[in-house]
RNA sequence: CCCGAUAACGCCAAACCAUCCGCGAGGGUGGGACGGAAAGCGGCGGGUCUUAGAAAUAAGAUGGCCGAGCUGCCGAAG
Numbered sequence: 001c002c003c004g005a006u007a008a009c010g011c012c013a014a015a016c017c018a019u020c021c022g023c024g025a026g027g028g029u030g031g032g033a034c035g036g037a038a039a040g041c042g043g044c045g046g047g048u049c050u051u052a053g054a055a056a057u058a059a060g061a062u063g064g065c066c067g068a069g070c071u072g073c074c075g076a077a078g
Base pairs, nucleotide, nucleotide: 002078003075004074011036012035016031017030018029019028020027021026034064040070041069044067045066046065047062048061049060050059051058052057
């Protein structure tokens, strides 16, 4: 460095519920845990979704869909 354990210390938090924001996709906060070794960060490429549009397209959403990028805790076996 690869790798990732019925290891340790901790971390995050899906669905759902309450509440607030948004036309919407969806987001914030609190509760809650299905999961996660990058489920840390940023929409760069692709995908999906929303709004407007006849379409071209435009503006958005998603980092817990995939790829690439940046950063990072621990250390059994190999």
Predicted 3D model of a 78-nucleotide RNA (c-di-GMP-I-GGC riboswitch aptamer) from Candidatus Sulfobium mesophilum. Its mean pLDDT, the model's own confidence on a scale to 100, is 88.